[in-house]
RNA sequence: GCCGCCGUAGCUCAGCGUGGUAGAGCAGCUGGCUGUUAACCAGUUGGUCGACCGUUCAAGUCGGUCAGGCGGCG
Numbered sequence: 001g002c003c004g005c006c007g008u009a010g011c012u013c014a015g016c017g018u019g020g021u022a023g024a025g026c027a028g029c030u031g032g033c034u035g036u037u038a039a040c041c042a043g044u045u046g047g048u049c050g051a052c053c054g055u056u057c058a059a060g061u062c063g064g065u066c067a068g069g070c071g072g073c074g
Base pairs, nucleotide, nucleotide: 001073002072003071004070005069006068010026011025012024013023020057028044029043030042031041032040050066051065052064053063054062
């Protein structure tokens, strides 16, 4: 230098071909349970979906650019 892949909650990840209310598990918080803790049960908080631009009534999802990570080729 060229090619491919990845990025979504504190962590691990789904959601993307088919654009239409952002989710799961774990963790955190509150309460229940009890001699206490753990476990268990119920509830609940938490996201500018890497950045910017574009397309669209509407973008995590489609297109472009940039930066980053991983892999391959030279």
Molecule: transfer RNA
Organism: Nitrososphaerota archaeon